Notes:
A computed fold for a 73-nucleotide RNA from a Thermoplasmatales archaeon, annotated as transfer RNA. Its Rfam family is "tRNA".
[in-house]
């Protein structure tokens, strides 16, 4: 210094053919017990790596940069 893949709740990962973000485990709170656990119900948690553009609308598109993996010089 080029290609590729990836960044989305605390974690790991879905949604990427634009209409505006859920899944599991965690975490609180109630129910159940003498207590724990499990179970059952209810909730909180996300400027969707940054920033500009395109569009009525952008996690999704398009530019630039940033990290992280890898390849290739």
């Nucleotide at each position: 210094g080029g290609g590729c893949u990836g960044g989305u709740a605390g974690a790991u990962c879905a949604g990427c053919u634009g209409g505006a973000a859920g899944a599991u485990c965690g975490c609180u709170u109630g129910c159940u017990u003498u207590g724990c656990a499990a179970g059952c119900a209810a909730g909180a948690a996300g400027u969707c790596g940054c920033g500009c553009g395109u569009u009525c609308a952008a996690a999704u598109c398009g530019c630039g940069c940033c990290c992280a993996g890898u390849c290739c010089a």